[in-house]
């Protein structure tokens, strides 16, 4: 800079109080949290392989990452729509994680 983000996927072993990005909110945790490690999946960016009506769609999974609580958990400084407004909804943008 693009491109996706309501889908889908957990045990077991070290570990010993944290964690889910940040503020707020909830929520998970000694019926064992972060991390690290094995194994087992998910998924299909990127390489490879397949087929075709071909630069695109579809499958496949050996390698490269990623990923398995809850919608990027919810929400957020700005803009837009709708409402006389304010409350709220819903969009955009920001941020925030991944891939190239």
């Nucleotide at each position: 800079u693009u491109a996706u983000a309501a889908a889908g996927a957990a045990g077991c072993g070290u570990g010993g109080a944290g964690a889910g990005a940040c503020g707020g909110g909830c929520u998970c945790u000694a019926c064992g949290a972060a991390a690290c490690g094995c194994u087992a999946g998910c998924a299909a960016c990127c390489u490879c392989c397949u087929g075709a009506a071909a630069c695109u769609c579809a499958g496949a999974a050996a390698g490269g990452u990623g990923c398995u609580a809850a919608a990027u958990c919810c929400u957020g400084a700005u803009c837009c729509g709708c409402c006389a407004a304010a409350a709220g909804c819903g969009g955009a943008a920001a941020a925030u994680a991944u891939a190239a």
Predicted 3D model of a 100-nucleotide RNA (SAM riboswitch aptamer (S box leader)) from uncultured Chryseolinea sp.
The coordinates come from a structure-prediction model, not an experiment, and the mean pLDDT is 81.